This is a predicted structure of a 115-nucleotide RNA (c-di-GMP-I-GGC riboswitch aptamer) from an uncultured Gemmatimonadales bacterium. Its Rfam family is "c-di-GMP-I-GGC riboswitch aptamer". Gene Ontology term of the family: cyclic-di-GMP binding. Its mean pLDDT, the model's own confidence on a scale to 100, is 83.
[in-house]
RNA sequence: CCCGACAAGGGCAAACCCGCCGAAAGACGGGGACGCAAAGCUACGGAUCCUCUCUUCCUCCGUGGCGCCAAAGGCCCAGCGUCACGAAGGCCGGAAGACCGCCGAGCUGCCGGCG
Numbered sequence: 001c002c003c004g005a006c007a008a009g010g011g012c013a014a015a016c017c018c019g020c021c022g023a024a025a026g027a028c029g030g031g032g033a034c035g036c037a038a039a040g041c042u043a044c045g046g047a048u049c050c051u052c053u054c055u056u057c058c059u060c061c062g063u064g065g066c067g068c069c070a071a072a073g074g075c076c077c078a079g080c081g082u083c084a085c086g087a088a089g090g091c092c093g094g095a096a097g098a099c100c101g102c103c104g105a106g107c108u109g110c111c112g113g114c115g
Stems, first nucleotide, its partner, number of pairs: 001115001002113003011036002016031004021026001034101001040107003044104003048098002051095003057090003061086008
């Protein structure tokens, strides 16, 4: 440096449950083991998640204007189209956060095997 046995001594602990912190993602403690040879550490890059925000765009809804329907005159309702305003959701973007048991990167490290 590479590798990981049906070795030895050990280590960690997913889901789930209980407690507790947080607005949430999630964290912590206890129980519990699906797994893990770095499942030790660092949010550095990407992904993902959460919250807030933002303009255009997309979808849906509401209200209103105009047009069509529509003719021999007028009015109203419904329907369709379009525009404006409002509201909700979504994509992209921005901000704060979460996650290292998603993938990379950096740092450190036990035992054994081969060279």